[in-house]
RNA sequence: AUCGCUCUAACGGGGUGCCGGCUUGACCGGCUGAGAGGCGAAUGCCGACCCGCUGAACCUGAUCCGGCUAGCACCGGCGGAGGGAUUAGACGCUCUGGAAAU
Numbered sequence: 001a002u003c004g005c006u007c008u009a010a011c012g013g014g015g016u017g018c019c020g021g022c023u024u025g026a027c028c029g030g031c032u033g034a035g036a037g038g039c040g041a042a043u044g045c046c047g048a049c050c051c052g053c054u055g056a057a058c059c060u061g062a063u064c065c066g067g068c069u070a071g072c073a074c075c076g077g078c079g080g081a082g083g084g085a086u087u088a089g090a091c092g093c094u095c096u097g098g099a100a101a102u
Base pairs, nucleotide, nucleotide: 001094003092004091006090007089008088009087010086011052012051013050014049017031018030019029020028021027022025037046038045039044058083059082060081064077065076066075067074
């Protein structure tokens, strides 16, 4: 100096869906998922979780197309198409240089 499915800290980005029920409550039950939470009801705040350029976390196209499902989810397409949030330190590996000894 470079690198790492590594670790730590700080910072930042992001989503919160579908179905059923009634007594319609920001209620209860069920499903998927890493995550479907809490406070407040205003744009918000907090927590967990995921992700930060080697970026399919997430958003757009999209109230998209095909399959499948009770529906969401899931699989394929669109499509690696357009966007998308990082610094510091530790440790380790490799390379290079210097010094000393042999």
Predicted 3D model of a 102-nucleotide RNA (TPP riboswitch aptamer (THI element)) from Mesorhizobium sp.
The coordinates come from a structure-prediction model, not an experiment, and the mean pLDDT is 75.
The model forms 100% of the base pairs in the Rfam consensus.
Its Rfam family is "TPP riboswitch aptamer (THI element)". Gene Ontology term of the family: thiamine pyrophosphate binding.